The part of an RNA shown here (small-subunit ribosomal RNA, 3' major domain) has 472 nucleotides and comes from an Oscillospiraceae bacterium. Its mean pLDDT, the model's own confidence on a scale to 100, is 83.
Context: one part of a larger RNA
Order: sequence, then structure tokens, then C1' cells
RNA sequence: UGACGGGGGCCCGCACAAGCAGUGGAUUAUGUUGUUUAAUUCGAUGCAACGCGAAGAACCUUACCAGGGCUUGACAUCCAACUAACGAAGCAGAGAUGCAUCAGGUGCCCUUCGGGGAAAGUUGAGACAGGUAGUGCAUGGUUGUCGUCAGCUCGUGUCGUGAGAUGUUGGGUUAAGUCCCGCAACGAGCGCAACCCUUGCUGCUAGUUACUACGAAAGAGGACUCUAGUAGGACUGCCGUUGAGAAAACGGAGGAAGGUGGGGAUGACGUCAAAUCAUCAUGCCCUUUAUGACCUGGGCUACACACGUACUACAAUGGCCACGACAAAAGGAAGCGAACCAGUAAUGGGGAGCAAAGCGGAAAAACUGGUCACAGUUCGGAUUGUAGGCUGCAACUCGCCUACAUGAAGUUGGAAUUGCUAGUAAUCGCAGAUCAGAAAGCUGCGGUGAAUACGUUCCCGGGCCUUGUACA
Repeated sequence: UGACGGGGGCCCGCACAAGCAGUGGAUUAUGUUGUUUAAUUCGAUGCAACGCGAAGAACCUUACCAGGGCUUGACAUCCAACUAACGAAGCAGAGAUGCAUCAGGUGCCCUUCGGGGAAAGUUGAGACAGGUAGUGCAUGGUUGUCGUCAGCUCGUGUCGUGAGAUGUUGGGUUAAGUCCCGCAACGAGCGCAACCCUUGCUGCUAGUUACUACGAAAGAGGACUCUAGUAGGACUGCCGUUGAGAAAACGGAGGAAGGUGGGGAUGACGUCAAAUCAUCAUGCCCUUUAUGACCUGGGCUACACACGUACUACAAUGGCCACGACAAAAGGAAGCGAACCAGUAAUGGGGAGCAAAGCGGAAAAACUGGUCACAGUUCGGAUUGUAGGCUGCAACUCGCCUACAUGAAGUUGGAAUUGCUAGUAAUCGCAGAUCAGAAAGCUGCGGUGAAUACGUUCCCGGGCCUUGUACA
């Protein structure tokens, strides 16, 4: 000087407390351990691994296993020879591939018309290719975490033999090393804040596909809604009190909004030999008729168990039936797909319109009325059977959906434990990416819409000062 303390002081955070809803019990989905397996590919492992890499494993993907076949190779450059390139049909085989052969087809540039060249293909030789093989404890790059915590440093000066100190400590204040005052310090840098995006108010400009004071429509209009550009607006600016004639705090006015208005992006010096050699790049090492590459089939989907994350429930603030209203944000051409028709339905037929403020997919909870009367039920829907539908060469291993039948566990969950302070929690649906098909996951969007916070003694994490020290 740090680090540590079941030392002290001050302060903060959904850290506790006050509340609301959960998890832990059940079924299922999904990830993981373990076990099994020919293989169940690999990685991630306290917080900070476990609906994680994976924004989507039937084949492919695919890296794993079995079997079948290849060895200058599936891919790149160089050399030589040949052929323009290209390329249909046949047979064998699980296919990769092999056999048989050639039907067709002759282009571009130069030319002394002999040919040469470019591009592409075949064959041959070797230099080499290849490796999702190893090492993240050799690395780059990227990322997580402490933590959006308020810290981390430097120059000059001064003090100290020196390591170092001072500044950065102190008195106030702040979300903040934020600002003020003081001070052997004076300044500065990276962080904080602001500048950026979005949302909330208003003016102006512009308006069609949007809108309607007009109209039956065509049209017309430029008010309103909205769209999208631009400008304004909030600064403790004003008033009062407190405060050190400070910074600031508290109250008030005006205002759509008040003290960072709400949300986002933005992550200092560093820590964890943190994660990643399987995104990529890369040193070294290993491999080279195999640890490379091709194909078929299988596996990644196994199943006594254990854990994490979710879904659905256990019901009456509810289930079912009828009626039938109101969004936002995204996406649409190998696409979205209306009306209408068939079907109980999934879906099929159909094909209008729309490269979209134009057309279409397209809300649910809520409201109103009826029924059920506390039951393992008109709750709950697992599981299983049968019959169908869709995608796709192909749904057996191993997809999704529909109908009928079946109707399991479950009556609110032990110890323990999680999230959340407002348009939040809770609850309700919708969209998108990936994608032929395959969400209860993820990322967004809106609808309805609470309770509580006395406070900082305690638990956890963090910041500053100080003190002790078998630690460095």
C1' cells in the first nucleotide's frame, strides 16, 4: 500500500421489512446429471451452466455409430496430355458407384489456316489438399461477471531515507469523485451527466391509399383523427421557507409534463489463468489408403432415478352454451389468400384483391343472458384406441393437426426459495424470426389492471472513512 475481521462510523440497492403472485407437491413439455447403448456427437457446471450454443435433429443438418465403397482426394494452386463446354435415355446396386456406350451438340479471341490462347471437363505424376483431431493454461477476436457500481488514474509541485503519501481526505449536498465551501496543493484524463433513439404536449409544413364539417355515389375539401418532417417546450427558470449572502433541500404557482418526466442504447481502470481452438482467425503438436472425404441405415428422441426452467390445472372472481364489441406492432409473391361451396372438424375446392395506410391473415380476456350448486364434478385434461387431414422422395424408429371414444394424477403443495415499487405485478390474447413441416421456447406488441413501502435492528451485495492483524 492492499486484502481480511462473527471491529467501528456513514450511505445505497426489491437486500430486508410491508404487500401481491409464484416455485418446491401433480401431469406434461424442455434442458441437465446419472445410467444404458454400436452410437446415445461436442461444448456450457455456484452466483455468472441447466427452454444455454440450437432463430427450430424424420433424410439433410450431423460433427456420433454400423455397414458398403474412395485415396492428389468432396474443396484450392501449379505441370503435362487429350477433349469445346454441356449432356438425355438403358442395366446392376440400399445408395455411393460401376457397366455399356455414345443420341445430340459444336460457341469466344488471335491466325502465316498448320494451329495457338481463354474458360470448362477428363486422365496422369507429385508438390500438396483436408481434419468440428489436441491444447481457451500458447493466442487474436468476441462475450459473461462484479456493475450503470462511482469509481480508476496522470502531469507538475510539496512531504517522506524509502515503499509511498498528498491531490481523491475534511464540512455540507447529490442518483453520481454531482456540485459548493475549506485545505500544500494546482490542473488534467478515462468514467458520471449531457449530446443519440423512443414515448408523453403544442405550433408550422405536407398530405393519399388515411380522414369527413359535403354528397346516394362519382367527386370535393384541407378542419378533425392519423401519417412524417421540422421547430418549440423543463432550466430548480419563478415565488416562499430552511441553509454558511454556497451548493442544495422542502413547499407552491404556472404547465401536457417538475426537479435525471418514463423507457432504451451507452459498461471506466481492472477481477475471475472466467467462457469460446465447434462462428471465425491462429502458434505448436498430432493425423495423411485416414483423425480426410462419399453413401445407405441407425443415433443425437434410450430411461430405475435426481435437479433446473416452463405449460396446464386442482375450479363458482369458475366451467359450458348463446350473443357478439374494442387493439398495437410486425410480416406477405415458390407469398398473404377474401367471398362462396363441401365437410362435425382438421382441411379441401375456389380464386377476387394485394409487392400493401389500398388486399388479406385477424384478437382474447371483458360485457349481456342462460345453465351447473361444491362433487374427483358439466373441474381437470394426461394416457390409450379407432377414423381422418397436412407438409414432405419419405412421418416405423421420430412430426403437427382434427373428430369420436377413453378419461389418469391433481382438492393449493414440507423444509426451503423466486420475481415485482406503476401502466409495474398479475391476467388476456396477437405477431415475428428460424422454418417444406414441426413452440408450452425466444424476441416483440398491445387489452384489462392492483396491493404495499412504518422503516434500516437484522440477512445478502456494494461504496467511502477509520481501526486491528499469525496474510501478500
The organism belongs to Oscillospiraceae, within Bacteria.